RNA sequence: AAAGGGCAUACCAUCCGAAAGGGUGGGACGCAAAGCCAACGGCCUAAGGAUUUUCUAAAAUCUAUGGUGGACGGGUUACCGAA
Numbered sequence: 001a002a003a004g005g006g007c008a009u010a011c012c013a014u015c016c017g018a019a020a021g022g023g024u025g026g027g028a029c030g031c032a033a034a035g036c037c038a039a040c041g042g043c044c045u046a047a048g049g050a051u052u053u054u055c056u057a058a059a060a061u062c063u064a065u066g067g068u069g070g071a072c073g074g075g076u077u078a079c080c081g082a083a
Base pairs, nucleotide, nucleotide: 006031007030011026012025013024014023015022016021029070035076036075037074040073041072042068043067044066048063049062050061051060052059053058
């Protein structure tokens, strides 16, 4: 540091999910690891469960067994490389 090749944000449609979020199709904001790992940290959610208030119906708080690798750290593997 060229060329080829790769991925696909927001948003839209549809499906799954309690939610966070995810799958597929369209779409490109960007990305040199925007490949992979969530049983490492961080971050998001709280159905279920627990506790309290209350007094039978709600509310508050806590909790991951649910997620997130395209906020980020960490781990792990790796393509082309011309003139």